[in-house]
RNA sequence: GCGCGUUCGUCUAACGGUUAGGACGGAGCCCUCUCAAGGCUUAAAUACGGGUUCGAUUCCCGUACGCGCUA
Numbered sequence: 001g002c003g004c005g006u007u008c009g010u011c012u013a014a015c016g017g018u019u020a021g022g023a024c025g026g027a028g029c030c031c032u033c034u035c036a037a038g039g040c041u042u043a044a045a046u047a048c049g050g051g052u053u054c055g056a057u058u059c060c061c062g063u064a065c066g067c068g069c070u071a
Base pairs, nucleotide, nucleotide: 001069002068003067004066005065006064009024010023011022012021017054026042027041028040029039030038047063048062049061050060051059
């Protein structure tokens, strides 16, 4: 210098119009004599800053971090 990647605590979806979904984990309730298991409910995320667009997780630019390639 070039390419790829970055989404709840973790893992993982989302063809420019989604209430940003699911699993595990967390919290509450039910069940139980109690615990575990099970059921129901709930909190929690788009790395950061700009731009394009009526509308951006998605497209563009820059920055940061990680991985790779080239010299």

The RNA shown here (transfer RNA) has 71 nucleotides and comes from a Bacteroidota bacterium. Lineage of the source: Bacteria > Pseudomonadati > Bacteroidota. Rfam family: tRNA. The family's RNA type in Rfam is transfer RNA. RNAcentral holds the sequence, with entries from ENA.